[in-house]
């Protein structure tokens, strides 16, 4: 300090994840030891059981027992127990300590004032303690009662209770006066009692400031609010009355609902801050739930009291008890929290004079890795790199100095001893602990998660979108570093991990520290209200401010700097610091207050001039429409094309003439006004703004602006006009698969006009309003200055473009989206949603405020590169047009589908399969069926044995592979001559052969395709935050990224093109088998000769836009010309850039895996691969006279073969004669009978060919498609490959040989440059709503149930208080008390209201869900923007 994740790459926005720390924690696997801390966060739920609160005999009075002694009459008695125990008056104590956190949003808490008080026990002081008197409890006694408690009587004591006396101080007061106290004990030392006065300490009260949420809670309040008076109180005070006023809080959030003890503190974090409030301290509140006193200094009282209420218990039913949120415990709740322990030994509390009692406060122990801290589980050497395990390319690697071995030590734990501090004179739960000291042995002591990336660590196996992982992106479909598991590696370690929370990371609410043109975000304008902010100077004041000083900020806690426990955890001492309040002194810049002065902001005057600013009234022409009336005839009118409509009842045209209504061409213009919305014919009236010049005047009067209030298009809504045009709804016609729409004919509401609501827009500049600053150029509108002028200044607009600056980038740029200020709105992941539910407005329609719950990992902006458009430009190709021949319809032939079958093997499937792999299925081929046979099998190795192998005659079994037996012929090979080596054959064993078995989506090589289409890239450089751009675009040119200019590019590679080869000219060299001009000769280049042609086959010339004109840019380059066999790449071929289609092919071949393994593998016979109701595809024959038959008739090249030409070898169409004459023929050959031949082991399935006989479709082929641009198309025959045979297919080869091409709208394809996009699996893309299924949270709902809170009545306990008291007590009274009446008042009723949650038949949408159904509504002009 930051990562991951949107996207084909990128930069931003923005969210959701993750790495840290922390916990009273809980779960899962493991667990040795100490030391310090810690431990019901849930049911303030219910409690069995013991304990937590006593204590004083130096207040009083009375007083056992049991033990023992001793006497005894044997009945008890007497002394001790005994200042006794237990019990009772009486005192003080129990309001402290302990516990919990329900209530409380509070003067409760925190902090810092403050005045009208009270404090038992403490401490100082001053003064006192005298004289009397009735009573009562306990005992006794007599009842009631189950109990629990209780009545009567008789007797008594006090430091209990009364009166009197005195009264320095004290209280009250009408200022004179008047009121009030005491308690003794002991025996001498005190301790006590009263009265006051002060201190101390502790509490009560009251203020100022902090201390949640939520406004979808906006008003609340009647003892309220403030006076008099009065009562109460320790005390102020409406605390309470009575009476008077009519107040008192509130947007600086009352009131109301929901949550919550509050604080030093902790935890996070650089800080600010968030979040939190165990343990320890400090205040509060509460004790089973509500209410109420009493007693006392103090309580409305956790272990008192009275009443109600709900539970539990006893119970004789008549009454009674009881309250753990005191330690321990128990049940139940929960994911979860300990012992019914020990001591009062310290330290503290309560009483007592003290001894001493009491103390679940307290100090200890005891459970539990709950946390923190610290030590252990060994140490050192040891290489054969030990065995085992895993891995492997099989060679080795790893695990690993790890282990074994050897040598060594003993913390800790365990055994024995010894033994403390805490105490100071005693007294030690803890504890024979801590510590020490010895003593055996390495001996008793390691797991747990992780290993795709973020995030440190990696391979093998298994599994096969199964199982299953995942904190977020995501693994998993046969080769998973991501599931399981093993090796091995990495992190922490007595723990580790997970879950669960809270801070941080998140500058993701942004005070510090953020945004709003397009990513979420500027109200639709304005005026103004509160409030925020606010020009220059000058004096005061000291509120802010800032500076010393004082007090407080409890201790602990953090932080420093010592010390103690071995050390650290932890604990003790000093310091700082507590960032805050409050007091006081100064200081005056700055704000702010309070005087005064200015004028630069702001307004007011005055003059001018512009304007579709607003309202009213009135007017004017063109056009639509309709009425009349007239020419006038048969269509009109509409679309893509048409119908529907209108017309002979005479439209439409055309004219005249009239009525209504709206609207306002031309000017007209990124020109004008308004704040917005918005305003246009003209002419009057009445009215707002604003802008320029300029005297003058006012003196900060200003700017924004929550609420609030006005305006606010269209559309719609209400009342009445009005009513031409257009036109939602409708209705017809057309479209279409359908057309509830696009288009067309019609057509109502509505659009006008008046009045009244609605109040919303993509209400936009998606850009709030103000002021100041910060470069310019150039347009226009208005005013004004100057002016030599097509000028030039200066204000206010209104546009373009552009520097600095900003922005994610697009972009903004003196009209900011720049650099500051003020103020006000709004935002804070997509969806759910601008929905609900309440509220407010509204006639409705619907507006406005405005959620959750559930889902998702994103939504999204901007710009990039591709691909794509029923987007645009240009340019190319037999693309299309022109033109020729054809398929497509017939038999045929050949392939495929599809059916069939034991089998009809597989493969190819738009183009780019389909007369393809097949350049040739009768057996073989051959992979396929049916059947019969072998099982180490035809390859290697290894063990044994043998030495031939072939050819060949003959026979015998069998379908046959092959098995027996036999004639002849020949008797393996190298040597180093020892036998080895090879080599063959059999027979064995067992690794293993074999597999046209599966994946061409594991793969290698090979092909096809786009395409012989120009394209596809790379260094540097520069430009951009960046992916990327330039270059390679632009301008011209070409077949071409081919030149060339010209440029932030400059080169540069792989392609284009040359360089090959073959044809076309010409030369040389060569002369046979080839050739014959000349010379002989011949039947005949036959021969002899000849090297000239021709030809062969070697080598070379030759063409480059070279040359001349024109055109272009003085280029490239293009036209035309000339010369040439050939002229613009001369004509053909090979030759295929990055790539693209998981393209085709495991059945050529190779090859990973996976599979079979007496079979999926070897080997035969015979079938099949040739099969037909059908359907494509490609092809041959042909439908005829441009012909068919007959006859004559010439001329060629390839290539094959045995050695260049010999042989194969007779070309065929042409050509020319004869016939035939338009017909299913002398066309046309299919079928089919029959008879021969070839070729082979064999022609039936199932080969060709001939002969004669038969003589089928078929008159030229619908929609529809295919090839060609010249020696090309058509048309003729020829050869070869495969091949025993078998060609209409395939490759090649020559013969005769054309016709068009204006030209690029359109079809297809493809190249480049632009555009748009929501497409990147790339349009065969994405995506939208309904319906129908399933799951899910949710609104609304008759109604129910509960819960809380208001108002008004009624009843009305205990109880304080008032009044009475004829009864009881006392009577020394200002006597006390029962009763009884009366105000308040819990709980309880009764009605009537409000919130707030469960539940609910039925319903409303939303939201996820696999490959469902209908459409095609959004992105491209998305096919009606």
């Nucleotide at each position: 300090a930051g990562a991951g994740u949107u996207u084909g790459a990128u930069c931003c926005u923005g969210g959701c994840u993750c790495a840290g720390a922390a916990c009273g924690a809980a779960c899962g696997c493991u667990g040795g030891c100490g030391g310090c801390a810690g431990g019901c966060c849930u049911a303030a739920c219910a409690c069995a059981u013991g304990c937590a609160a006593g204590u004083c005999g130096a207040g009083c009075g009375a007083g056992a027992a049991c033990g023992c002694a001793c006497c005894u009459u044997c009945g008890g008695g007497u002394g001790u127990u005994a200042u006794u125990a237990g019990a009772g008056c009486g005192g003080c104590g129990c309001a402290c300590g302990g516990g919990u956190g329900a209530g409380u949003a509070a003067c409760g808490c925190g902090u810092g004032g403050g005045a009208a008080c009270a404090u038992a026990c403490c401490c100082u002081g001053u003064a006192g303690u005298a004289u009397g008197g009735a009573a009562u409890a306990g005992c006794c006694u007599c009842g009631g009662g189950a109990a629990a408690c209780u009545g009567g009587g008789a007797u008594u004591a006090a430091u209990a209770c009364c009166a009197u006396a005195u009264a320095c101080g004290c209280c009250c007061u009408u200022a004179g006066g008047g009121g009030g106290a005491a308690a003794g004990a002991u025996u001498u030392a005190u301790c006590g009692c009263u009265a006051u006065a002060g201190g101390a300490u502790u509490g009560g009260c009251c203020c100022g400031c902090g201390u949640g949420a939520c406004a979808u809670u906006a008003g609340c309040u009647u003892g309220u609010u403030g006076g008099u008076g009065a009562g109460g109180u320790a005390a102020u005070g409406g605390c309470u009355c009575a009476c008077c006023a009519a107040g008192g809080c509130u947007a600086c959030g009352a009131u109301g609902u929901c949550u919550a003890g509050c604080u030093g503190g902790u935890c996070u974090g650089a800080g600010a801050g968030g979040a939190u409030g165990a343990u320890c301290a400090g205040c509060c509140a509460c004790a089973c739930u509500g209410g109420a006193a009493c007693u006392g200094a103090g309580a409305c009282a956790c272990g008192g009291u009275c009443c109600a209420g709900a539970c539990u218990c006893c119970u004789a039913c008549g009454g009674g008890a009881g309250g753990c949120a005191g330690c321990a415990g128990u049940g139940a709740g929960g994911a979860a929290u300990a012992u019914u322990g020990g001591a009062c030994a310290a330290u503290g509390g309560g009483g007592g004079a003290a001894a001493c009692c009491c103390u679940g406060a307290u100090c200890c122990a005891g459970c539990c890795a709950u946390g923190c801290c610290g030590c252990g589980u060994g140490u050192g050497u040891g290489a054969u790199g030990a065995a085992g395990g895993c891995c492997u390319u099989a060679g080795g690697g790893u695990u690993g100095u790890a282990a074994a071995g050897c040598a060594c030590u003993u913390u800790c734990a365990u055994u024995g001893g010894u033994g403390a501090a805490g105490a100071u004179a005693a007294u030690g739960a803890c504890g024979g602990u801590a510590a020490c000291c010895a003593a055996a042995g390495a001996a008793g002591a390691a797991g747990c998660c992780c290993c795709g990336g973020c995030u440190a660590a990696c391979u093998u196996c298994g599994u096969g979108c199964c199982a299953g992982c995942a904190g977020c992106c995501g693994c998993g479909g046969u080769a998973a570093u991501a599931c399981g598991a093993a090796g091995g590696g990495g992190g922490c370690u007595a723990g580790c991990g997970u879950u669960g929370u809270u801070c941080g990371g998140a500058a993701u609410c942004a005070c510090u520290g953020g945004g709003c043109g397009u990513a979420a975000a500027g109200c639709g304008c304005g005026c103004g209200u509160a409030g925020g902010c606010g020009g220059a100077u000058u004096u005061g004041u000291a509120a802010g401010u800032c500076a010393g000083a004082g007090g407080u900020g409890a201790a602990a806690u953090c932080c420093c700097g010592g010390g103690g426990c071995c050390c650290a955890a932890c604990c003790c001492c000093g310091g700082a610091a507590c960032u805050g309040c409050c007091u006081u002194u100064g200081a005056a810049a700055c704000u702010a207050c309070a005087a005064g002065u200015c004028u630069a902001g702001a307004a007011u005057c005055u003059u001018g001039g512009a304007g579709g600013g607003g309202g009213u009234a009135g007017u004017g022409g063109a056009a639509u429409u309709c009425c009349u009336a007239a020419u006038g005839u048969a269509g009109g009118g509409g679309u893509g094309a048409a119908a529907u409509c209108c017309g002979u009842a005479g439209a439409u045209a055309u004219u005249a003439g009239g009525a209504g209504g709206a609207a306002c061409a031309c000017c007209g213009g990124u020109g004008g006004c308004g704040a917005a919305g918005g305003c246009g014919g003209c002419u009057a009236c009445c009215u707002g703004g604003a802008c320029a010049a300029g005297u003058a005047u006012u003196g900060a009067c200003g700017c924004u602006g929550a609420g609030g209030u006005g305006c606010g298009a269209a559309a719609g809504c209400g009342u009445g006009g009005g009513g031409a045009g257009c036109a939602a709804a409708c209705a017809g016609g057309a479209u279409u698969a359908g057309a509830u729409a696009c288009c067309c004919u019609g057509g109502u509401a509505g659009u006008c006009c008046a009045c009244g609501c609605c109040g919303u827009a993509a209400a936009c500049g998606a850009u709030g309003a103000g002021u100041g600053c910060u470069a310019g150029c150039u347009g226009u509108u208005g005013g004004u200055c100057u002016u030599u002028c097509g000028g030039g200044a200066u204000c206010a607009g209104u546009g373009g473009c552009g520097c600095a600056g900003c922005u994610a980038a697009c972009g903004c740029a003196u009209u900011a989206a720049g650099c500051a200020c003020u103020c006000c709105g709004c935002c804070u992941g997509g969806g759910g949603a601008g929905u609900a539910c309440g509220g407010u407005c509204g006639c409705a329609a619907g507006a406005u405020u405005a959620a959750a719950a559930c889902u998702c990992a994103a939504a999204g902006g901007a710009a990039u590169u591709g691909a794509c458009g029923g987007g645009g430009a240009c340019c190319c190709g037999c693309a299309c047009a022109a033109g020729c021949g054809g398929u497509g319809g017939a038999g045929c032939a050949u392939g495929u589908g599809g059916u069939u079958u034991a089998a009809u093997u597989c493969g190819a499937g738009g183009c780019a399969a389909c007369g393809c792999g097949a350049a040739g299925a009768a057996c073989c081929u051959u992979a396929c069926c049916a059947g019969c046979u072998c099982u180490u099998g035809u390859a290697u190795c290894c063990c044994g044995a043998u030495c031939g192998c072939g050819a060949u005659u003959a026979g015998a079994g069998g379908a046959g592979a092959c098995u027996c037996u036999u004639u002849u012929c020949u008797u393996c090979a190298g040597c180093u001559u020892g036998g080895c080596u090879g080599g063959a054959u059999c027979g064995g064993u067992g690794a293993c052969a074999g597999g046209u078995g599966g994946u061409g989506c594991a793969c290698g090589g090979c092909u096809g395709u786009c395409g012989u289409c120009a394209g596809c890239u790379c260094g540097u450089g520069u430009c951009g935050u960046g992916a990327g751009a330039u270059g390679u675009u632009g301008g011209g040119u070409u077949a071409a990224g081919u030149c060339c200019c010209g440029c932030a590019a400059c080169g540069a590679g792989c392609g284009c093109a040359a360089c090959c080869c073959u044809c076309a000219u010409c030369c040389u060299u060569a002369g046979u088998u080839g050739c014959u001009a000349a010379c002989a000769u011949u039947u005949a280049g036959u021969u002899g000769a000849g090297a000239a042609c021709u030809c062969u086959a070697a080598g070379g010339a030759a063409a480059c836009c070279g040359c001349c004109g024109g055109u272009g840019u003085u280029a490239a380059a293009c036209c035309g010309g000339a010369g040439g066999a050939a002229g613009g790449u001369g004509a053909g071929g090979a030759c295929g850039a990055c790539g693209u289609c998981a393209a085709g092919u495991c059945a050529u071949c190779a090859u990973g895996c996976c599979c079979c393994u007496u079979a999926c593998g070897g080997g035969c016979u015979g079938g099949g691969c040739u099969a037909c109701a059908c359907a494509c595809g490609u092809g041959c024959u042909a439908c005829a006279a441009u012909g068919g038959c007959a006859g004559u008739g010439a001329c060629a090249a390839u290539g094959g073969g045995u050695u260049a030409a010999u042989c194969c070898a007779u070309a065929a169409a042409a050509a020319c004669u004869g016939u035939c004459u338009c017909a299913g023929u002398u066309c046309g050959g299919a079928u089919u009978g029959u008879c021969g031949g070839c070729u082979g082991c064999a022609a039936c399935u199932c080969g060709c060919c001939g002969g004669c006989a038969u003589g089928a479709a078929g008159u030229u082929g619908g929609a529809a498609u295919c090839g060609c641009u010249a020696g090309u198309a058509a048309u003729c025959g020829u050869a070869g490959g495969u091949c025993a045979g078998c060609a209409u297919a395939c490759u090649a080869c020559g013969g005769u040989g054309a016709a068009u091409a204006c030209g690029u709208u359109c079809c297809c394809g493809g190249g480049u440059c632009u555009u748009g996009u929501a497409c990147a699996c790339a349009c065969c893309g994405c995506c939208c709503g309904u319906c129908a299924c399933a799951c899910c949270a949710u609104g609304g709902g008759a109604g129910u149930u509960g819960u809380u809170u208001c108002u008004a009545c009624c009843u009305u306990a205990a109880g304080c208080c008032g009044g009475u008291g004829a009864g009881c007590c006392a009577a020394u009274c200002a006597g006390g008390c029962a009763g009884c009446c009366g105000u308040c008042c819990a709980c309880g009723g009764u009605a009537g209201g409000g919130g707030c949650a469960g539940c609910g038949a039925c319903u409303g949408g939303g939201g996820u869900g696999a490959a469902g159904u209908c459409g095609a509504a959004a992105c491209a002009a998305g096919g009606u923007a």
The RNA shown here (small-subunit ribosomal RNA) has 1425 nucleotides and comes from a metagenome. Its mean pLDDT, the model's own confidence on a scale to 100, is 84.